[in-house]
RNA sequence: UGCCGAAUCGCCCAGGGGCAUCUACCUCGGGGCGAUCGGGGAACCCGAAGGGAGGUCUACCCCAGACCUCCCGGGGGCGAAUCGCCGGAGUCACCGGCGUAGCGCACUCUUUCAGCGCGAGCCCGUCAGCUAACCCCGAAGGCACGCGAAAGAGAA
Repeated sequence: UGCCGAAUCGCCCAGGGGCAUCUACCUCGGGGCGAUCGGGGAACCCGAAGGGAGGUCUACCCCAGACCUCCCGGGGGCGAAUCGCCGGAGUCACCGGCGUAGCGCACUCUUUCAGCGCGAGCCCGUCAGCUAACCCCGAAGGCACGCGAAAGAGAA
């Protein structure tokens, strides 16, 4: 100076440092409030009501529906970060490789082409579909030394 991300802005309080003292000024973290941005919970209505096996009934070209019995399986959130195949291993988990849904890249948005990357991690704790009022929570962390092209619209 920029990038990913919601993770920014303003005010107040006491404290440390610049500074030996006071005021002023600068700076650092802590606490509080507000704005703004982001996330979760939460009505009506709407939506939804697992899988396998056996049996009964209805229907019947095929497809299918209802009931009963038994067995098995939890579910959810933030985020682009899901899923598949192969190998290691011990079924899952875990490790590695190759792909992949999806995501990011320099004034902004849309479309197209090219190139380079990501495709993680964490949390809740048997509980949560959507959801107005209402309630609750977050504003971190990490990275680059650079910045391809075309068209249209806009900003400066």
About this RNA
This is a predicted structure of a 156-nucleotide RNA (c-di-AMP riboswitch aptamer (ydaO/yuaA leader)) from a soil metagenome. Of the family's consensus pairs, 96% are formed in the model. The coordinates come from a structure-prediction model, not an experiment, and the mean pLDDT is 77. The sequence is in RNAcentral, with records from MGnify.